[in-house]
RNA sequence: GAUGAACGCUAGCGACAGGCCUAACACAUGCAAGUCGAGGGGCAGCACGGUGUAGCAAUACACGGGUGGCGACCGGCGCACGGGUGAGUAACGCGUAUGCAACCUGCCUACUACAAGGGGAUAACCCGUUGAAAGACGGACUAAUACCCUAUAACACAGGGAAUCCGCAUGGAUAUAUUUGUUAAAGAUUUAUCGGUAGUAGAUGGGCAUGCGUUCCAUUAGCUUGUUGGUGAGGUAACGGCUCACCAAGGCAACGAUGGAUAGGGGAACUGAGAGGUUGAUCCCCCACACUGGAACUGAGACACGGUCCAGACUCCUACGGGAGGCAGCAGUGAGGAAUAUUGGUCAAUGGACGAGAGUCUGAACCAGCCAAGUCGCGUGAAGGAAGACGGCCCUACGGGUUGUAAACUUCUUUUGUAAGGGAAUAAAUAGUCUUACGAGCUAAGACGUUGCAGGUACCUUACGAAUAAGGAUCGGCUAACUCCGUGCCAGCAGCCGCGGUAAUACGGAGGAUCCGAGCGUUAUCCGGAUUUAUUGGGUUUAAAGGGUGCGCAGGCGGCAUGUUAAGUCGGCGGUGAAAUUUUGCAGCUCAACUGUAAAAGAGCCUUCGAAACUGGCAAGCUUGAGUGUGGAUGAAGUAGGCGGAAUUUGUGGUGUAGCGGUGAAAUGCAUAGAUAUCACAAAGAACACCGAUUGCGCAGGCAGCUUACUAAACCAUAACUGACGCUCAUGCACGAAGGCGUGGGGAUCAAACAGGAUUAGAUACCCUGGUAGUCCACGCGGUAAACGAUGAUUGCUAGGUGUAGGGUGGGUAUGGACCCAUCGGUGCCGCAGCUAACGCAAUAAGCAAUCCACCUGGGGAGUACGUUCGCAAGAAUGAAACUCAAAGGAAUUGACGGGGACCCGCACAAGCGGUGGAGCAUGUGGUUUAAUUCGAAGCAACGCGAAGAACCUUACCAAGUCUUGACAUCCCCCUGACGGGCCGGUAACGCGGCCUUUCCUUCGGGACAGGGGAGACAGGUGGUGCAUGGUUGUCGUCAGCUCGUGUCGUGAGAUGUUGGGUUAAGUCCCGCAACGAGCGCAACCCUUAUCCUUAGUAGCCAGCACGUGAAGGUGGGCACUCUAGGGAGACUGCCAGGGAUAACCUGGAGGAAGGUGGGGAUGACGUCAAAUCAUCAUGCCCCUUAUGAUUUGGGCUACACACGUGCUACAAUGGCGUAAACAAAGGGAAGCGAGACAGUGAUGUGGAGCAAAUCCCAAAAAUAACGUCCCAGUUCGGACUGUAGUCUGCAACCCGACUACACGAAGCUGGAAUCGCUAGUAAUCGCGAAUCAGAAUGUCGCGGUGAAUACGUUCCCGGGUCUUGUACACACCGCCCGUCACACCAUGGGAGUCAGCAACGCCCGAAGUCAGUGACCCAACCGAAAGGAGGGAGCUGCCGAAGGCAGGUCUAAUAACUGGGGUG
Repeated sequence: GAUGAACGCUAGCGACAGGCCUAACACAUGCAAGUCGAGGGGCAGCACGGUGUAGCAAUACACGGGUGGCGACCGGCGCACGGGUGAGUAACGCGUAUGCAACCUGCCUACUACAAGGGGAUAACCCGUUGAAAGACGGACUAAUACCCUAUAACACAGGGAAUCCGCAUGGAUAUAUUUGUUAAAGAUUUAUCGGUAGUAGAUGGGCAUGCGUUCCAUUAGCUUGUUGGUGAGGUAACGGCUCACCAAGGCAACGAUGGAUAGGGGAACUGAGAGGUUGAUCCCCCACACUGGAACUGAGACACGGUCCAGACUCCUACGGGAGGCAGCAGUGAGGAAUAUUGGUCAAUGGACGAGAGUCUGAACCAGCCAAGUCGCGUGAAGGAAGACGGCCCUACGGGUUGUAAACUUCUUUUGUAAGGGAAUAAAUAGUCUUACGAGCUAAGACGUUGCAGGUACCUUACGAAUAAGGAUCGGCUAACUCCGUGCCAGCAGCCGCGGUAAUACGGAGGAUCCGAGCGUUAUCCGGAUUUAUUGGGUUUAAAGGGUGCGCAGGCGGCAUGUUAAGUCGGCGGUGAAAUUUUGCAGCUCAACUGUAAAAGAGCCUUCGAAACUGGCAAGCUUGAGUGUGGAUGAAGUAGGCGGAAUUUGUGGUGUAGCGGUGAAAUGCAUAGAUAUCACAAAGAACACCGAUUGCGCAGGCAGCUUACUAAACCAUAACUGACGCUCAUGCACGAAGGCGUGGGGAUCAAACAGGAUUAGAUACCCUGGUAGUCCACGCGGUAAACGAUGAUUGCUAGGUGUAGGGUGGGUAUGGACCCAUCGGUGCCGCAGCUAACGCAAUAAGCAAUCCACCUGGGGAGUACGUUCGCAAGAAUGAAACUCAAAGGAAUUGACGGGGACCCGCACAAGCGGUGGAGCAUGUGGUUUAAUUCGAAGCAACGCGAAGAACCUUACCAAGUCUUGACAUCCCCCUGACGGGCCGGUAACGCGGCCUUUCCUUCGGGACAGGGGAGACAGGUGGUGCAUGGUUGUCGUCAGCUCGUGUCGUGAGAUGUUGGGUUAAGUCCCGCAACGAGCGCAACCCUUAUCCUUAGUAGCCAGCACGUGAAGGUGGGCACUCUAGGGAGACUGCCAGGGAUAACCUGGAGGAAGGUGGGGAUGACGUCAAAUCAUCAUGCCCCUUAUGAUUUGGGCUACACACGUGCUACAAUGGCGUAAACAAAGGGAAGCGAGACAGUGAUGUGGAGCAAAUCCCAAAAAUAACGUCCCAGUUCGGACUGUAGUCUGCAACCCGACUACACGAAGCUGGAAUCGCUAGUAAUCGCGAAUCAGAAUGUCGCGGUGAAUACGUUCCCGGGUCUUGUACACACCGCCCGUCACACCAUGGGAGUCAGCAACGCCCGAAGUCAGUGACCCAACCGAAAGGAGGGAGCUGCCGAAGGCAGGUCUAAUAACUGGGGUG
């Protein structure tokens, strides 16, 4: 885009066209084929008239076919058309083009001739018989355009026979002679005519034959006996095996016979740029069919839809004896189905039958009805109108926006509608009557005049009044159109991708929007897009796809040149190509759809005339393709035979002794009965080291010691011979690795199966020890491989460079070998053009062309099943479908990963030092417990973490009590005057009750502020979601990386830069380079520390001067030094040497306080982990609102069988204890630090100087050194636990604080597997301070003192970086993924069988019927005087023959216990 459509929602009108696609299923009822009285006998019914009777009459009855006309009957014509359907049919059925010298044709037209004379019946009617009926039978009468006989007769038919002409083989024609025989007729009437017979010709319609075209299956390969042909006969309208007899043995088939499945064919329709693909409704042509099957009759025509006979199935009637029927005609009914209409009107028109005609009949036809089922047209109003109204379950940033000029309102119009009035064309035809003309008719013209179903319809006019008329689908992308609410992987959507798990533009609703519009969507089907079956117009190295290889019949294709032919090819004229359809012009319905008319167009087929280039045929040539010859030379080419040495194993003998062998390590195994080892000899079988290679040969598989024989091949040279002999190749034939099979040998090694030993969770494996088939030979079979170059064969052409091996020749240089160039045929590598999706190929093409063959068409199912062929078997070849998925696949890219590679780094390992893990305690976590043990953190990167400090508070948890506008914020109203403070009662406490005291401003209205009370907006939430978020943080990682612009390369993703060579701590720097630059990171800039200078000296310092003390920078004074804190200097590979590439840089050195980023800190790129945090804070959404909010008391967070992390103290002599002595830094201090003094054993108390601090205080530094003691022990180590007595803080130390004194004195004697930190002022060790804090550190953060050891080095472990490689991973190896098993479902193969069907074969039976025979029985026409004859018939018989029966098979479908695999979850 389309439809004979259906379904859902909706629906105003008209025109045109369409309407059982399914059950060729069954049908009630009505109608669909009759007509003619001008063929006939007649008169049942109707009408008219007549006669008679009765009656006044109307009228009644009766009698005449008298008239119109006419049922039934005889007869003629029609019924073979028109209408329906598509079952069958794969066919001369259809289409197209020819032919009939092999045919027929009623009615019609033209022409010729004719129509004489006779005869006998019969239906109807009537009378009977019989039957329920349908009907049947008998008797008697009668007519014809019914029937029969005779005559006449040919240009008819048949036979004989001559001639002429013609043709296409058989042959044909003749109104040209001639002869024999046969055959006709019908009348009617209104007197105009119509009809009849014979014949010729035409027209029309048919019949037959032929060429070409006409679906799928080869898992249908052979079919055929009247079959193929001949002779003769029969039959037919006619040819013909159409039928029969005889004879011959043919005929068809890979160019697809036969069989099976499906199907009416065409014009045409839809689609498409076309070529094609699909279809065959309506309309037209042809065919076939008429309940199913068979058959003939009649007839011009049928083997007959509304005829006959028979058989069968079904339905109906019946008196049970018998009968009737055929809607695939029009309506209609039932059934089937998703689905398809009225039991309508009229013959007015068109057409048909009959008729002289009027006319009759006509479900053909024309009309109407129903149906949005289609196409086309019209309408549902138009213009104005902004307060941009109201409303909205709309949105909102709350300002507004949108619906929206939409509405209201004003003006206008009236298609449509309703009402009223008028009112067609279709009839220019035809019937009838009359007139005229002439050519006298089926003529022409004219006049009068009849006929309308549709229909009072179309159309026209008038009135009324916006009045009567809009929906459907969609809105994530494709695809035009977006928001809110609800829902929460639910409900649902979905054409594909996909959407939905609490902020859904995708579900449902709403608002808005988009598209189309009396329709809109969905479903189904076809074409297109799809170059996705490729003729136009595809492919085959790796995506699906080259046969394993050769030979080769058929087939396809084929070198150079000449002549001829004209099959192909090309052209001209002609015929055909129906109409409708299509296209174009014009025209008619108001337009359009629709219709009319004219033109155009048209493949194909046929006739004929030409052309001769190309292809083909024929003829005669050529040599370049191909082949042969001659001469060389090559090779693991093949087959058969012979020979050889090394090795292996075995045997025999010798020597010799304890192991051998084997492995990662072992064991099985062998061995004291002597192995392994070694020497000698012997046997056997198999394979041929070195040479030996991107070597050679072969068609492929493949081929390797030497040698002989036979066989084959390509190659080079030559140019003698043949003269296109060629290429390819379906089917076919042959060859064809390894393994396998059969028979017979052989059997050394190796070695499936098997056995044992190991390994392992297991180990039916990998490893080891053994070991049989097999491996070898001969003869057969098999016929497959990643049979690979994953690349079919042949031919020609298209840049170069460089190897290698075979051959000869020519040229050059040199001439001695040799080298170079050119050349032919092989075999490799690199590479241009070109090709390719890319990778890559590239004269050995995957390039450019030609020919032929093979193969492919999404993945899985499946190379499976069934069938067939081959095979001994194994199996091979051929080779599907159901079902299922939306992918499977190729090449390349970026990452990530690897028990891949290279390089490099890091306390990563190693080298060291000290720990943890064992003990006790502290602290955190898990678990458990509990009313509660609040919550969070979870590998590294949670666990002395949030918490820089839980007795109450904190506090979020639990129990109990209490409050409800609230503990806290803003607003409103009322009352009070304070607020606050004090006192009392009560309570576990808060809440609660009572008493006393007590404001400010003022314009005197009130206000500010506060308290109490009240109402509602609201407060409040440590409630949820860190996977809705902001902010902050951890981590990889202070690792060296992460990117961009422009350019270039690539179809692209991307690459390059950023890789490479060096170097660095560093993507740090240098060099090179299709890159050149730049940014974030690195480094530097900042702080601190180490040295010096300078400035400034108080609260710091004191060298010199002075005073002064018990001592003392205490004082004057000074600022030199220390120090403090401001400013500067200094370090930059700057200098030297060597290395390096003359670079960057590295190594060493000098100088220097410091040397190669001097030490430390701050500083954390792009990003990763949905990392952590809603309980710091903020915040979206959700949730609670007399509670999930607030408040009070008490409890809990401090529990305790246990497990883990982080620490402290120890286990002691490098130590403990005691005595006396020395040296810091950095901090803090007012609700504070608190000196000296006094008291206390002590914690501490009393008291209070000084100090808001370089001034005073905390404050004593400790390790250390000195002296003394202890003497290796559970101790003078260790200090847990416990008891008693105290101190301090605080409302309060019971749960649950710290400290002191005395006493008690546990475990623990250096810690398993494992594991952590540290590279220098570091580890280790020693003490000091601070934050938090009323009190409460073994934690945390800082400070200084003492002060080591070791690093060969980068193999390994862990982590990281760069390059490279593989990848089926991309949520990225914690990835992906295979198979069994278990469960559910689905389709399918096999299956003992069971059941059904299609088409046939064989035999039996054999209806109707044609034909043949017979015909004793019967018979009007003619002959005969008669008998009888001619002729005919019934009956009987025979051939054929439908249905039926019997039997065995083929094919197809359904179903089945069980069973096999497959698919999905």
Molecule: small-subunit ribosomal RNA
Organism: uncultured bacterium